A computed fold for a 74-nucleotide RNA from a Candidatus Uhrbacteria bacterium, annotated as transfer RNA.
[in-house]
RNA sequence: CGCGGGGUGGAGAAGUCUGGCAUCUCGCUUGGCUCAUAACCAAGAGAUCGUGGGUUCAAAUCCCACCCCCGCAA
Numbered sequence: 001c002g003c004g005g006g007g008u009g010g011a012g013a014a015g016u017c018u019g020g021c022a023u024c025u026c027g028c029u030u031g032g033c034u035c036a037u038a039a040c041c042a043a044g045a046g047a048u049c050g051u052g053g054g055u056u057c058a059a060a061u062c063c064c065a066c067c068c069c070c071g072c073a074a
Stems, first nucleotide, its partner, number of pairs: 002072006010026004020057001028044005050066005
C1' cells in the first nucleotide's frame, strides 16, 4: 500500500439495507415496598450516533474525504 469488519448515554448492544420521535439490558439518582438490605415496582438524569464536508424539506441511516480499533493478505 490492498481487502473485510467495527466506532451509537457510564458499560454492552439494536437501529443503517427501505432517510422521518434515540431503542433495549445493566449501571446511576430519587421515590415506593421492607424492621432493614437485596429483590421487586414507579419516575428521572445521561448520547448533537468517531471527525469534517456534500445531497435532501429532513441524515445515526445515502455520498465523499479523513482519524482510531480489530482481523486477513502481501

It was read from a public genome assembly.
It matches the Rfam family "tRNA". Rfam classes the family as a transfer RNA. From the family's description: Transfer RNA (tRNA) molecules are approximately 80 nucleotides in length. Gene Ontology term of the family: triplet codon-amino acid adaptor activity.